[in-house]
A computed fold for a 74-nucleotide RNA from Methanofastidiosum sp., annotated as transfer RNA. It matches the Rfam family "tRNA". Lineage of the source: Archaea > Methanobacteriati > Candidatus Methanofastidiosia > Candidatus Methanofastidiosaceae > Candidatus Methanofastidiosum.
RNA sequence: GGGCCUCUAGCUCAGUUGGUUAGAGCAUCUGACUCAUAAUCAGGAGGUACUCAGUUCGAAUCUGAGGAGGCCCA
Repeated sequence: GGGCCUCUAGCUCAGUUGGUUAGAGCAUCUGACUCAUAAUCAGGAGGUACUCAGUUCGAAUCUGAGGAGGCCCA
């Protein structure tokens, strides 16, 4: 220098070829249980989706540019 892949909650990840609610597990918070802690059970909070722009009635999803990380080639 060239090619490919990934980026969604604090962490690990889903999300059916664009469609009416953005989710799971762990962690965290509250309550129950217990003499107490852990475990277990119930509930809550937490993300305008890496950034900017475009297409569209509608974008996590499609397109372009940029950023970060990984793999391969030179």